[in-house]
RNA sequence: CAGAGCGGCCCAGGCGGUCGCUUGCAGCUCAUUGAAAAACAAGCUGCAAGAGGAAAGUCCGAGCUCCACAGGGCAGGAUGCCAGCGAAAGGCUGGUGGGGGUGACCCCAAGGAAAGUGCCACAGAAAACAUACCGCCUCCACCGCUCAAAAAGCGCUGGGGGCAAGGGUGAAAAGGCGAGGUAAGAGCUCACCGGGCUUGUGGUAACACAAGCCGCAUGGCAAACCCCAUCCGGAGCAAGACCAAAUAGGGAGGCGCUUGAGGGUGGCCCGCCCGAUGCCUCCGGGUGAGUCGCUUGAGGCCUGUGGUGACACAGGUCCCAGAGGAAUGACCGCCACCUGUGCGUGGUGACGCGCCCAGGAACAGAACUCGGCUUAUGGGCCCUCUGGCCU
RNA sequence: GGCCCCAUCGUCUAGUGGUUAGGACAUCGGCCUCUCACGCCGGUAACCGGGGUUCGAGUCCCCGUGGGGUCA
Numbered sequence: 001c002a003g004a005g006c007g008g009c010c011c012a013g014g015c016g017g018u019c020g021c022u023u024g025c026a027g028c029u030c031a032u033u034g035a036a037a038a039a040c041a042a043g044c045u046g047c048a049a050g051a052g053g054a055a056a057g058u059c060c061g062a063g064c065u066c067c068a069c070a071g072g073g074c075a076g077g078a079u080g081c082c083a084g085c086g087a088a089a090g091g092c093u094g095g096u097g098g099g100g101g102u103g104a105c106c107c108c109a110a111g112g113a114a115a116g117u118g119c120c121a122c123a124g125a126a127a128a129c130a131u132a133c134c135g136c137c138u139c140c141a142c143c144g145c146u147c148a149a150a151a152a153g154c155g156c157u158g159g160g161g162g163c164a165a166g167g168g169u170g171a172a173a174a175g176g177c178g179a180g181g182u183a184a185g186a187g188c189u190c191a192c193c194g195g196g197c198u199u200g201u202g203g204u205a206a207c208a209c210a211a212g213c214c215g216c217a218u219g220g221c222a223a224a225c226c227c228c229a230u231c232c233g234g235a236g237c238a239a240g241a242c243c244a245a246a247u248a249g250g251g252a253g254g255c256g257c258u259u260g261a262g263g264g265u266g267g268c269c270c271g272c273c274c275g276a277u278g279c280c281u282c283c284g285g286g287u288g289a290g291u292c293g294c295u296u297g298a299g300g301c302c303u304g305u306g307g308u309g310a311c312a313c314a315g316g317u318c319c320c321a322g323a324g325g326a327a328u329g330a331c332c333g334c335c336a337c338c339u340g341u342g343c344g345u346g347g348u349g350a351c352g353c354g355c356c357c358a359g360g361a362a363c364a365g366a367a368c369u370c371g372g373c374u375u376a377u378g379g380g381c382c383c384u385c386u387g388g389c390c391u
Numbered sequence: 392g393g394c395c396c397c398a399u400c401g402u403c404u405a406g407u408g409g410u411u412a413g414g415a416c417a418u419c420g421g422c423c424u425c426u427c428a429c430g431c432c433g434g435u436a437a438c439c440g441g442g443g444u445u446c447g448a449g450u451c452c453c454c455g456u457g458g459g460g461u462c463a
Base pairs, nucleotide, nucleotide: 001387002386003385004384005383007382008381009380010379011378013335014334015333016332017331018330019329021050022049023048024047025046026045027044028043029042032039033038052363056374057373059372060371061370062369063368064236065235066234067233071270072269073268074267076232077231078230079229080228081095082094083093084092085091096110097108098107099106100105111227112226116225117224118221119220120219133167134166135163136162137161138160139159140158141157143155144154145153146152175193176192178190179189180188194216195214196213197212198211199210200209201208202207240292241291242290250283251282252281253280254279255278262274263273264272287463299318300317301316302315303314304313305312306311337360338359339358340357342355343354344353345352346351392462393461394460395459396458397457398456401416402415403414404413409446418434419433420432421431422430439455440454441453442452443451
């Protein structure tokens, strides 16, 4: 210098001017109510505050609210190595094991396949109670050749038996490889590797290492059904509460009044609770307004201590958007940042520095609130790895 | 704002994890006819995008994109 590790951290342009928007507070003006004190709508002025790292997707988990203080069973769903952190989590941290990369480093839904069921297309002998197409070996029969003949040997065809070494199929072939052994072969035997069991050592544990024993006895798929362990009641701020004539009041029909209609948003059953001024359907109507919930919270920042770390504890300090067709903006100037061309300059060189001009400046917008995950996205700094070049 | 559902040729759809994803309408070419229509034969044409599980994914799982429904 180039490429990379998607390693760690940070920012989300700054300053000034002009014109605006929302909320809060203060002051003034004016309308209304009221006997007054006062209350309150509107307008103006001043001051203060005013989007994010993801506010997003709504994928997890909670707070909060209502239903019963969330109870039993079935069904259903989620998670799944170990330890720790955390309110919890499909969360985080550290480790173990496996995989990828030359490496820095990254990835893993990582329990159980000897509980059971199921699937493994095509090809292939065989896809899981093993089996045999070519092949290897042997025996028998017939024939041919060698030979004067027999024996013996070789070969073709057919049949019986042994084998799984080799070929071939497949994503995957019944431990691998070498030696011995054998008619040919085979864990049949042995060494090494792999696997299983037992014991010991280290570690909190997952697990690792070592020794001994077992010739090896059960291929893969559980993001197939399933089994095991742990967890989960349902709904969601359009929850819910208040105000108000505001699902009121009216008409018709049906059901029911404790032997109970119907309701409590549950997938179902039980149980529990409410329930007579009741419930359902239709007709015919009204509003589609206001207030609260609404922002002080597992809160932010700084310092110190403990811990490898996630994080915890202690002290100090701060209050930081609350809109409702929905504010947080627009324009101008200067500076800073990035990219490119050109020019100048320093250096033997790799390359560095400065200036002019042009262009760019992303993703995206709170809507009850937090903790995470995932996705989108501009730039800067630091560390590390690999390769090249210069001194 | 919350909660749900869906995505396969141009359109409507079928599709146990296993040939080259099937059918109808439409479209294109040919045959038939004096010509058109009907009819017959043949062709073109699709799994919303990315990643994972698996030997193998339209199908199973995850993330996104687009569309639709519903809630005073």
Predicted 3D model of RNase P RNA and transfer RNA as a complex of 463 nucleotides. It holds a member of the Rfam family "Bacterial RNase P class A". Rfam classes the family as a ribozyme. Its family is annotated with ribonuclease P activity, tRNA processing and dimeric ribonuclease P complex in the Gene Ontology. The coordinates come from a structure-prediction model, not an experiment, and the mean pLDDT is 77.